[in-house]
RNA sequence: UCGUGCUAGGCGGGGAGCUAGCGGUGCCCUGUACCCGCAAUCCGCUAUAGCGGGGCUGAACCCCUGCCCGCGACCCGAUCCCCGUGGGACUGUGACGUCGGUCUGGUGAUGAAGGACGGGUCCUGCGCGGCGGAAGCCCACGAACCCCGUCAGGUUCGGAAGAAAGCAGCGGUAAGUGGUCACUUCCGGGUGCCGCAGGGGAGCCUGGCCGGAGCUGGGUCGCCGUCGCAAGCUACGAGGUAGGGCCAACGGCAGGUGCACGA
Numbered sequence: 001u002c003g004u005g006c007u008a009g010g011c012g013g014g015g016a017g018c019u020a021g022c023g024g025u026g027c028c029c030u031g032u033a034c035c036c037g038c039a040a041u042c043c044g045c046u047a048u049a050g051c052g053g054g055g056c057u058g059a060a061c062c063c064c065u066g067c068c069c070g071c072g073a074c075c076c077g078a079u080c081c082c083c084g085u086g087g088g089a090c091u092g093u094g095a096c097g098u099c100g101g102u103c104u105g106g107u108g109a110u111g112a113a114g115g116a117c118g119g120g121u122c123c124u125g126c127g128c129g130g131c132g133g134a135a136g137c138c139c140a141c142g143a144a145c146c147c148c149g150u151c152a153g154g155u156u157c158g159g160a161a162g163a164a165a166g167c168a169g170c171g172g173u174a175a176g177u178g179g180u181c182a183c184u185u186c187c188g189g190g191u192g193c194c195g196c197a198g199g200g201g202a203g204c205c206u207g208g209c210c211g212g213a214g215c216u217g218g219g220u221c222g223c224c225g226u227c228g229c230a231a232g233c234u235a236c237g238a239g240g241u242a243g244g245g246c247c248a249a250c251g252g253c254a255g256g257u258g259c260a261c262g263a
Base pairs, nucleotide, nucleotide: 001263002262003261004260005259006258009057010056011055012030013029014028015027020046021045022044023043024042034054035053036052037051038050063256064255065254066253067252068251072247074245075244076243080240081239083237084236085235086234087233090232091231092229093228094227095226096225097224099222100221101220102219103218104217105216106215107214114210115209117207118206119205120204121203122199123198124197125196126195127194128192129191131188132187133186134185135184136183138179139178140177141176147172148171149170150169155164156163157162
C1' cells in the first nucleotide's frame, strides 16, 4: 500500500414551547434522511439524560473537533414611523380690544384739539292755550186729580149785596227729556316748536369768546391682553421599523479517529 472480516460511530439536524433538567410525541425552519411499537388529562429518562425490538452501513464523500457563512425562531427595542386619549406652557393660527408705526380718505386758518361762559335737552311749581267730560246759561217739549195763574159752564154758602172752592180750556212751571254748544264754573290727560320762576348740571346739541394745528374713518404691520383651534409641541398608551442580543438548519474550509488476519 492492497484485500478480507470486525468494532466505536452513523443512518438527519435545529428553534420556540413543555420541564427542576434532558430527550421525544405535537407546532415551525432546514431539505430528503432505515423500519416497527409508545406519548398532551403527555411519554421515556437523570448529567453517558428517549425507551424497547429489528435492519443497513462502517474507519471515511459518510464518524468526531474547530472556524466561516447563515435559513429560521425567540428576547430586548428606540430620541424614528403611525394611531388613539388628554393638555393648552411655547411656536403657529382665528376673533375681539388697548397702544404705537405706516399708507390712504374725510374734515380743519371761512379756525382743529383744549379752556372758560351762556342757552337747550332733564326736574319742580305757577300761568296761558288746546282737547275731552260734567254742570250752569240758552231753546223746545214737559203734570187727567194729588203744581201755579186765570178760571167759561156748572157747584157750594147767603134773604140779598156778595163770597168761596174749582173741572175742561188757555197761559206757565218742577223733576225730567231732547237740542244748541257761543259763554261761565269745576274736573281730567299719551295735551303744547307756549309763557314765568326756581333747581340741576355727567354726556350730547348749540351760540359767541380765548386759543392757534390738529381731529377723525378704513386698510395694513408690530407689542400686549382676553377668548378659541390643536398643525407643530407636550403627557400617557397601543402597534410597527431601524438597531441590539441569544440560539442556529443547510452549506463551505481545515484538522482528527481504530482492531484482527493474509499478501

The prediction has a mean pLDDT of 82.
Predicted 3D model of a 263-nucleotide RNA (Bacterial large signal recognition particle RNA) from a Pseudomonadota bacterium.
A source record names the gene ffs.
RNAcentral holds the sequence, with entries from ENA.